[in-house]
Context: one part of a larger RNA
RNA sequence: CUGGGUUUAAAGGGUGCGUAGGCGGGCGCUUAAGUCAGCGGUGAAAGGCAGCGGCUCAACCGUUGAAUUGCCGUUGAAACUGGGCGCCUUGGAUUCGGUCGAGGCCGGCGGAAUGCGUGGUGUAGCGGUGAAAUGCUUAGAUAUCACGCGGAACGCCGAUUGCGAAGGCAGCUGGCCAGACCGAGAUCGACGCUGAGGCACGAAAGCGUGGGGAUCAAACAGGAUUAGAUACCCUGGUAGUCCACGCCGUAAACGAUGAUCACUGGAUGCCGGCGAUACACCGUCGGUGUCUGAGCGAGAGCAUUAAGUGAUCCACCUGGGGAGUACGAUCGCAAGGUUGAAACUC
Numbered sequence: 001c002u003g004g005g006u007u008u009a010a011a012g013g014g015u016g017c018g019u020a021g022g023c024g025g026g027c028g029c030u031u032a033a034g035u036c037a038g039c040g041g042u043g044a045a046a047g048g049c050a051g052c053g054g055c056u057c058a059a060c061c062g063u064u065g066a067a068u069u070g071c072c073g074u075u076g077a078a079a080c081u082g083g084g085c086g087c088c089u090u091g092g093a094u095u096c097g098g099u100c101g102a103g104g105c106c107g108g109c110g111g112a113a114u115g116c117g118u119g120g121u122g123u124a125g126c127g128g129u130g131a132a133a134u135g136c137u138u139a140g141a142u143a144u145c146a147c148g149c150g151g152a153a154c155g156c157c158g159a160u161u162g163c164g165a166a167g168g169c170a171g172c173u174g175g176c177c178a179g180a181c182c183g184a185g186a187u188c189g190a191c192g193c194u195g196a197g198g199c200a201c202g203a204a205a206g207c208g209u210g211g212g213g214a215u216c217a218a219a220c221a222g223g224a225u226u227a228g229a230u231a232c233c234c235u236g237g238u239a240g241u242c243c244a245c246g247c248c249g250u251a252a253a254c255g256a257u258g259a260u261c262a263c264u265g266g267a268u269g270c271c272g273g274c275g276a277u278a279c280a281c282c283g284u285c286g287g288u289g290u291c292u293g294a295g296c297g298a299g300a301g302c303a304u305u306a307a308g309u310g311a312u313c314c315a316c317c318u319g320g321g322g323a324g325u326a327c328g329a330u331c332g333c334a335a336g337g338u339u340g341a342a343a344c345u346c
Base pairs, nucleotide, nucleotide: 004317005316006315007300008299012314014201015200016199017198021194022193023192025088026087027086028085029084030083031082033081034080035077036076037075038074039073040072041071042070049065050064051063052062053061054060091191092188093187094186095184096183097182098181099180100179103177104176105175106174107173108172109171110154115149116148117147118146119145120144121143125136126135162169163168206247207246208245209244210243211242216240220236221235222234223233258313259312260311261310262309263308265292266291267290268289269288270287271286272285273284274283275282295302296301319346320345321344328339329338330337331336
């Protein structure tokens, strides 16, 4: 490379948009680049292969043929692919009407709780644990009441729910922005799918500058435990956790399952529409679950939300360790990220 694979054995890119490229709906006309056919030229010889022949055989040698599957030219064919032209509407998009949601951004507001401050009541303990101790407390703690301050997170509703491309998103409310679905079938008329590079987004932690700091809490300190205890438990506690702006670009970024399209049995929930209607029952789209068939699978299991049956495009795998390391390149303020070996060894 061919082949075979990628839920769990090695293997789906974190996600989207999109460039090149690859692939692409129906009908008609046309062209003849691909394709196919005929003919011509060329495809050296030797070697190899097949037939026949020469050395007594063979090796060796001679001769004839096939082969050389290619390339070029030419004459045709027109089904398919491609090119051109015209048309179509089912793919796709737009429009109109309606619905839905923790979708995003900015602002305003609210109550509970923790902590702190001030004042009141009140007195000897509180706290913590397996048991304790460190710690707090007669300078009046804990408890309790009132008032105030500040930061962060939003109980119940709440779900096996919903939304978002993914990361993710939850108090109430206003504004701005985006999306999906359903119905109508008015408009465009293949405008589509995928997508190497590229660009954008991307949890937490971390970094820079400035702010903020209630809680929790790496590091750190102390108390315990223990043979030891650089831990698990306890008392404290700083970065951080929060905000603005700018970086980082990773993850068990998981459904460990790439995207799109078509096809292939049933049963039963839930969410959003529509139709019909009587509130029952039913039909039909889109989404989200569970169970069970055919089929698939090494099995576990998957099973119209496929891991079934096919098609197109991309990404990735090729024994374990060495190693996601070294070197180089590139990005980054750094931390480090991306790309990514070999020796050696089993």
Small-subunit ribosomal RNA, central domain from an uncultured bacterium, 346 nucleotides, folded computationally.